[in-house]
RNA sequence: GCCCUGAUGGUGUAGUGGUUUAGCAUACGACCCUGUCACGGUCGUGACCUGGGUUCAAAUCCCAGUCAGGGCG
Numbered sequence: 001g002c003c004c005u006g007a008u009g010g011u012g013u014a015g016u017g018g019u020u021u022a023g024c025a026u027a028c029g030a031c032c033c034u035g036u037c038a039c040g041g042u043c044g045u046g047a048c049c050u051g052g053g054u055u056c057a058a059a060u061c062c063c064a065g066u067c068a069g070g071g072c073g
Stems, first nucleotide, its partner, number of pairs: 001072007010026004018056001027045006049065005
């Protein structure tokens, strides 16, 4: 230098055009449970890497960039 893959709450992930208010686990907070702690239960907090484009509609498709991983030279 070229090619491929990825980037989603604090962390790990699902979601591949509209059906839902972006789901699940974990974390954190409140409450319940318990003699206390732990476990368990209920509720809550919190996210689509950046910019542009396509579309009636984009986390999702396209382009560029940044970062991470891998391959070739």
Transfer RNA from an archaeon, 73 nucleotides, folded computationally. The coordinates come from a structure-prediction model, not an experiment, and the mean pLDDT is 81. Its Rfam family is "tRNA". The family's RNA type in Rfam is transfer RNA. Its family is annotated with triplet codon-amino acid adaptor activity in the Gene Ontology. From the family's description: Transfer RNA (tRNA) molecules are approximately 80 nucleotides in length.